[in-house]
Record summary: This is a predicted structure of a 72-nucleotide RNA (transfer RNA) from Coniosporium apollinis. Its Rfam family is "tRNA". By type it is a transfer RNA. Model confidence (mean pLDDT): 84 of 100. RNAcentral records the identical sequence in 3 taxa. The sequence is in RNAcentral, with records from ENA and Rfam.
RNA sequence: GGGUCCGUAGAUCAGUGGUAGAUCGCAUGACUACGAAUCAUGAGGUCGUCGGUUCGAGACCGGCCGGACCCU
Repeated sequence: GGGUCCGUAGAUCAGUGGUAGAUCGCAUGACUACGAAUCAUGAGGUCGUCGGUUCGAGACCGGCCGGACCCU
C1' cells in the first nucleotide's frame, strides 16, 4: 500500500428499510433474623463519525476514525 470482516445499553450480542431489543450486570421493592437465591418494577442508547440515497436508514452507498485477520 491492497483486501475481507467488525463498531448498537456497563459487559456479551440480536435487530435483512417502518416506534431500538435480549441475557448478564446495576438500582428499588417483595421474601429473609441478615444475606444469597427467587419474584416484581425500573434506570441506562443522539446505533463510531461525516455525508448521500429514500416518504422513512441501526440496516443500503461513499469518505474518515478505531479494531481483528490475510496478501504485498